Notes:
Model confidence (mean pLDDT): 88 of 100. c-di-GMP-I riboswitch aptamer from a marine sediment metagenome, 77 nucleotides, folded computationally. The model forms 95% of the base pairs in the Rfam consensus. Rfam family: c-di-GMP-I riboswitch aptamer. Its family is annotated with cyclic-di-GMP binding in the Gene Ontology.
């Protein structure tokens, strides 16, 4: 990060399955993505239990919601 080149991932949606849940895994699908591989460090935002008198702590999901860490294919300004 390009009117290159060789691939990659796959959103919503549809079925199956595991979960109280947000969701997550397979399979079909392709909205889009130069990391749209990988971490849950801090925000955010969703669930959930406690419990509040209107805020909080636990715990958990979200990396396709920003930061940030780390790692990798090509090399044309």
């Nucleotide at each position: 990060g390009a009117u290159a080149a060789a691939g990659g991932c796959a959103a919503a949606c549809u079925u199956c399955u595991c979960a109280u849940g947000a969701g997550a895994g397979g399979a079909g699908g392709a909205c889009g993505c130069a990391a749209a591989a990988c971490c849950a460090c801090g925000g955010g935002u969703c669930a959930u239990a406690u419990a509040u008198u209107u805020a909080a702590u636990g715990u958990g999901a979200u990396a396709g919601c920003c930061g940030g860490g780390c790692u990798a294919c090509c090399g044309a300004a």